A computed fold for a 96-nucleotide RNA from a Syntrophaceae bacterium, annotated as c-di-GMP-I riboswitch aptamer.
[in-house]
RNA sequence: CGUCGAAAAAGCCAAACCACGAGUAAUCGUGGGGCGGAAAACCACGGGUCCCGGUGGAUUGACCAUUUUAAUUUCCGGGAUAGCCGGGUUGCCGAA
Numbered sequence: 001c002g003u004c005g006a007a008a009a010a011g012c013c014a015a016a017c018c019a020c021g022a023g024u025a026a027u028c029g030u031g032g033g034g035c036g037g038a039a040a041a042c043c044a045c046g047g048g049u050c051c052c053g054g055u056g057g058a059u060u061g062a063c064c065a066u067u068u069u070a071a072u073u074u075c076c077g078g079g080a081u082a083g084c085c086g087g088g089u090u091g092c093c094g095a096a
Stems, first nucleotide, its partner, number of pairs: 004094002012037002017032006035083001041089003045086003048081007056074007
């Protein structure tokens, strides 16, 4: 230095949940909390998931009226998630 990651040491981060705040929402911020984490630091590039919009398409249902409306799915646009996975960048400690 690289790989690797210890019943090591020093510190670090902080899920669910709760309070307050921001947002239509997904979700986020601060405080409490602590399930966990060696990248649970940073980046939405690929996939996944989730949210919002479209007098969009399809299917099904309600009403049945050619209208209206709900659900599912698909397309397009915008967004969220880095603690869903992959990828990129940076990085603490040092047993075997």
Its mean pLDDT, the model's own confidence on a scale to 100, is 84.